Model confidence (mean pLDDT): 88 of 100. This is a predicted structure of a 328-nucleotide part of an RNA (large-subunit ribosomal RNA, domain IV) from Janthinobacterium lividum. Lineage of the source: Bacteria > Pseudomonadota > Betaproteobacteria > Oxalobacteraceae > Janthinobacterium. Its Rfam family is "Bacterial large subunit ribosomal RNA". Gene Ontology terms of the family: ribosome and structural constituent of ribosome.

Context: one part of a larger RNA
């Protein structure tokens, strides 16, 4: 001076990015238990008490034919310590908000999470020699299944929902028309030959899918305006105008894991709160299965108070034990 313990006077988180790491709490029985809820649960909620040991009574278990042995349990009187669940082992608790329903999975070896998956839901392919995968095949999974199956893809318990757009772009569907390759088709022309040939080029015309066109689809990819005037204080604008557009964001939510300006206002918590919580809407830039918006329970998740409780800290300090260093 480190490390690992153990102890601390008053305070008791004043510490720090955060109570991080210590304390605490911890059995076992009685009593007692709140909002909220999916009625199951929260919940061991919180909170309160009691435990050794002797001595009686009373009940009672199992073994035994009985004597009796091994035990529980209440009641009562009494005994000793600081202390009695005497050591060890062995939940600290409430409240309030995000996020995700939940148990589970996950970057072996810096990330366990709001990230995956999840059962629900929805679209969508596929009639069996299925679709889809692997193979060059033969094969083989799908499946010894058979649309209550099976592949994809989104969402992601539950409650209430899930508005508007089909002009792009994807898909699907279209007996018409357009274009339109091979291949048919030869009008005609060229070489060459006396010819017949042979050869080489070739105009209309037919000629498939796909594009083009015509529908329809958004729980398909996605998208969901602008200025300007208006009410008898002032604001403000139900309400007129007007360009634009495939349609101009709808419930519901909002300074939000999303708000730049911003420590926005306002309330509540503090003595003081850039953080939290409830409102407000002016949403730089939420918004409905790239789900919206609740939501009991649930989380080694993120924030914010409070109780306890403590060497985290005011302010540090002794002590054991190891280590290192110095002297002998």
């Nucleotide at each position: 001076u480190g490390a690992u313990g153990u102890u601390g006077a008053a305070g008791g988180a004043a510490c720090u990015c955060g109570g991080c790491a210590a304390a605490a709490u911890g059995c076992u029985c009685c009593u007692g238990u709140a909002a909220c809820u999916u009625u199951g649960g929260a919940a061991g909620a919180a909170g309160g008490g009691a435990g050794a040991c002797c001595u009686c009574u009373u009940u009672u278990u199992g073994g035994g034919c009985a004597a009796c042995c091994a035990g529980a349990a209440a009641g009562a009187g009494g005994u000793g310590g600081c202390a009695c669940a005497g050591a060890a082992u062995a939940g600290g608790g409430g409240g309030u908000a995000g996020c995700g329903a939940c148990u589970g999975u996950u970057u072996a070896u810096c990330a366990a999470a709001a990230a995956c998956a999840c059962a629900g839901g929805a679209c969508u392919c596929u009639g069996c020699a299925a679709a889809g995968u692997c193979g060059c095949a033969a094969g083989a999974c799908g499946a010894c299944g058979u649309a209550u199956a099976g592949g994809g893809u989104c969402u992601g318990a539950c409650g209430c929902c899930u508005g508007c757009c089909c002009g792009g772009u994807g898909c699907u569907g279209g007996a018409a028309g357009g274009u339109u390759a091979a291949g048919a088709g030869g009008a005609g022309g060229g070489g060459u030959g006396c010819a017949a040939g042979c050869u080489c080029u070739g105009a209309a015309u037919c000629g498939a899918a796909g594009c083009c066109c015509c529908a329809g689809u958004a729980a398909a990819c996605g998208g969901c305006g602008g200025c300007c005037g208006u009410a008898a204080c002032u604001a403000u604008a139900a309400c007129g105008g007007u360009c634009c557009u495939a349609a101009g964001g709808u419930a519901g939510c909002g300074a939000a894991a999303u708000u730049c300006c911003u420590u926005g206002u306002c309330g509540g918590g503090u003595a003081a709160g850039u953080u939290c919580c409830g409102a407000c809407c002016u949403g730089c830039a939420c918004g409905a299965a790239u789900g919206g918006c609740g939501u009991a329970a649930c989380g080694a998740c993120u924030g914010c108070c409070c109780c306890g409780c403590u060497g985290u800290c005011u302010c540090c300090a002794a002590c054991a034990u190891c280590a290192c260093c110095c002297c002998a």